[in-house]
About this RNA
Bacterial RNase P class A from Xylanibacter rarus, 372 nucleotides, folded computationally. The sequence is in RNAcentral, with records from ENA. Rfam family: Bacterial RNase P class A. It is annotated as a ribozyme. The prediction has a mean pLDDT of 76. NCBI's taxonomy places the organism under Bacteria, Bacteroidota, Bacteroidia, Bacteroidales, Xylanibacter.
RNA sequence: ACAGUGUUCCGGCUCUGUCGCUUGUAAGUUCAAUCUUAUAAGAGGAAAGUCCGGGCAGCAUAGGAUGCUCCACUUCUGAAAAUAGGAGCUGUUGGCGACAGCAGGAGAUGCAGAAGAAAACAACCGCCGUAAAGGCAAGGGUGAGAAGGUGGUGUAAGAGACCACCAGCUGGCAAGUGAUUGACAGGCUGUGCUAUCUGGAGGCUGCAAGUUCAUGUAAACCAUCGUCUGAGGGUUAUCCGUCCGAAAUAUCACGAUGGAGGGUAGAAUGCUCGAAUUAUGGGGUAACUCAUAAUCUAGAUAAAUGACAGGCACUUUAAUAUGCUAUACGCAUUUUAAAGGACAAAACCCGGCUUAUAGGGACACUGUUUUC
Numbered sequence: 001a002c003a004g005u006g007u008u009c010c011g012g013c014u015c016u017g018u019c020g021c022u023u024g025u026a027a028g029u030u031c032a033a034u035c036u037u038a039u040a041a042g043a044g045g046a047a048a049g050u051c052c053g054g055g056c057a058g059c060a061u062a063g064g065a066u067g068c069u070c071c072a073c074u075u076c077u078g079a080a081a082a083u084a085g086g087a088g089c090u091g092u093u094g095g096c097g098a099c100a101g102c103a104g105g106a107g108a109u110g111c112a113g114a115a116g117a118a119a120a121c122a123a124c125c126g127c128c129g130u131a132a133a134g135g136c137a138a139g140g141g142u143g144a145g146a147a148g149g150u151g152g153u154g155u156a157a158g159a160g161a162c163c164a165c166c167a168g169c170u171g172g173c174a175a176g177u178g179a180u181u182g183a184c185a186g187g188c189u190g191u192g193c194u195a196u197c198u199g200g201a202g203g204c205u206g207c208a209a210g211u212u213c214a215u216g217u218a219a220a221c222c223a224u225c226g227u228c229u230g231a232g233g234g235u236u237a238u239c240c241g242u243c244c245g246a247a248a249u250a251u252c253a254c255g256a257u258g259g260a261g262g263g264u265a266g267a268a269u270g271c272u273c274g275a276a277u278u279a280u281g282g283g284g285u286a287a288c289u290c291a292u293a294a295u296c297u298a299g300a301u302a303a304a305u306g307a308c309a310g311g312c313a314c315u316u317u318a319a320u321a322u323g324c325u326a327u328a329c330g331c332a333u334u335u336u337a338a339a340g341g342a343c344a345a346a347a348c349c350c351g352g353c354u355u356a357u358a359g360g361g362a363c364a365c366u367g368u369u370u371u372c
Stems, first nucleotide, its partner, number of pairs: 001368010012312002015310005021042008044343001048354002051352005056206004063240004068202005073088005089104006105197002110193003124140002126136003148166006167189001169186003173182003210269004221259007232244002276295008314340006321333004
């Protein structure tokens, strides 16, 4: 210098002028509603997706059983939560590399079609040997997988038969919080796939949840079932249990399910101080945490937080001048002109995850080339 990897920040100006909005506070005006003045604040890193979890609210069953769904290596963080985050372990894939992914409980007296001699009680081709008998599992074939692998000794030919080095398995010793790792010892050891099981978690619905107030219609009509011998409902996919539940005396009452139809959909609240933010210091590899101090930062309801003009800043291109450099390239500064600005918008709140993103910056690391 070029090409990459990982982490992280910004992504316009609390500029000036004119005009226009919403909310809070204060004062004045108005019978009140309202209006005026001043002042403070007013949309993101993802506000998006709605994939998880929680706060909060309602429901007597948040009781039991079955089903269904999710999680599954170790440890730490966190609200005691998350299928979340940090740091690790083992195996494996890609990359020269920095790094980036995937997987992770147990698993059989089960299955392995077809091919093949045979899927674990092996012998097709083949090797050795013989008059015959027989020996072999080293070589070849089939296959996802064929009796651990490589090399040697040995043998009629061979084989863990023996030896050396490895892989796997078992054992104890050492290290580690642990997953695991290390060296040693041992006998020689077949592969894949799962059914299923084990342990843990799960009551439901959700701010269109709810609470309060006001207003008003049709507590009318039809069908069916029922009135304690209980229809139906409450609470989920089902069942059990449990709770609520109408008592007319028979054409009239009451309850429920279903149907058709009518009225209303207004106001307030929930609604913003919160597992909050920032700074400093301590602890920790880190995620994060502790202490002290300071700050208050939308609350709309068809949806406000803006529009216009000017200037500044940033980036790119072109030109000019100066400086560095031996020259060129290049770099820095000044001036002029033109162009450019991504993804995108609160709606109860918070902790995560995922997705989108023009352009610019910082830190650390990897590879290649060159110079000192």